Model confidence (mean pLDDT): 81 of 100. The RNA shown here (transfer RNA) has 73 nucleotides and comes from Demequina salsinemoris. Lineage of the source: Bacteria > Actinomycetota > Actinomycetes > Demequinaceae > Demequina. Its Rfam family is "tRNA". By type it is a transfer RNA. Rfam describes the family as follows. Transfer RNA (tRNA) molecules are approximately 80 nucleotides in length. It was read from a public genome assembly.
[in-house]
RNA sequence: GCCCCGAUAGCUCAGUCGGCAGAGCGUUUCCAUGGUAAGGAAAAGGUCCAGGGUUCGAUUCCCUGUCGGGGCU
Numbered sequence: 001g002c003c004c005c006g007a008u009a010g011c012u013c014a015g016u017c018g019g020c021a022g023a024g025c026g027u028u029u030c031c032a033u034g035g036u037a038a039g040g041a042a043a044a045g046g047u048c049c050a051g052g053g054u055u056c057g058a059u060u061c062c063c064u065g066u067c068g069g070g071g072c073u
Stems, first nucleotide, its partner, number of pairs: 001072007010025004019056001027043005049065005
């Protein structure tokens, strides 16, 4: 220098061939217990990496960039 993959909740990751963003763990509250752990219920928590383009509408499609991982020379 070239090619490929990835970036979504505090963490690990799904996701929609364009129309409300989710799970597990964690956190908080409540239930329960004599009390704790375990267990049950609920809630909070997101500029979907950044900028631009297409579109009525973009986390999703296109372009560029940044960061991370891998490969080639």